[in-house]
Molecule: SAM riboswitch aptamer (S box leader)
Organism: uncultured Dialister sp.
């Protein structure tokens, strides 16, 4: 850069010690009944794999031991842009994650 997905799904514990949800403003929200971050164990999920049907790198189904990745709250929501009286709805940009 390219392309594919973001409403589902999945937490305890031990170390640490105050600040966390990505950026900007804004609301909401989580935190000393313990944020961030570090370790183990454990869980989800099914892209990358592996496997069956298959004429096929198509569609379909199954595993889940390997390589990510995730485990508050829709990518918390808005923000820009458009339709609407509004509540709302679509799309953008941004971001994350995978593959190349």
């Nucleotide at each position: 850069c390219u392309c594919a997905u973001c409403a589902a799904g999945a937490g305890c514990a031990g170390c640490a010690g105050a600040g966390g949800g990505a950026u900007u403003u804004g609301g909401c929200c989580c935190u000393a009944u313990g944020a961030a971050g570090c370790u183990g164990c454990a869980g989800c999920a099914a892209c990358c794999u592996u496997c069956c049907c298959g004429u096929a790198u198509a569609u379909g189904g199954a595993a889940a031991a390997g390589g990510u990745g995730c485990u508050a709250a829709u990518u918390c929501c808005a923000u820009c842009a458009g339709c609407a009286a509004a509540u709302g709805c679509u799309g953008g940009c941004a971001g994350a994650u995978g593959a190349g």